[in-house]
RNA sequence: GCCAGCGUAGCUCAAUGGCAGAGCCCGCGAUUUGUAAUCGCGAGGUUAAGGGUUCGAUCCCCUUCGCUGGCUCCA
Repeated sequence: GCCAGCGUAGCUCAAUGGCAGAGCCCGCGAUUUGUAAUCGCGAGGUUAAGGGUUCGAUCCCCUUCGCUGGCUCCA
């Protein structure tokens, strides 16, 4: 330099055009003599950034940024 994949909650990941979710973590409550475990409820999001297509974009297209992998050139 070229190609591919990935970027979504504090963490790990779903959702592939139609209300952004789960587990863990965190807060509150129930249970217990108390703690742990278990159960219930709750909080938590500029879906990397910008633009475009569409009635509607996490999803499709373009550009940029970051991460990972592969290939190649030079020294």
Molecule: transfer RNA
Organism: Bacillota bacterium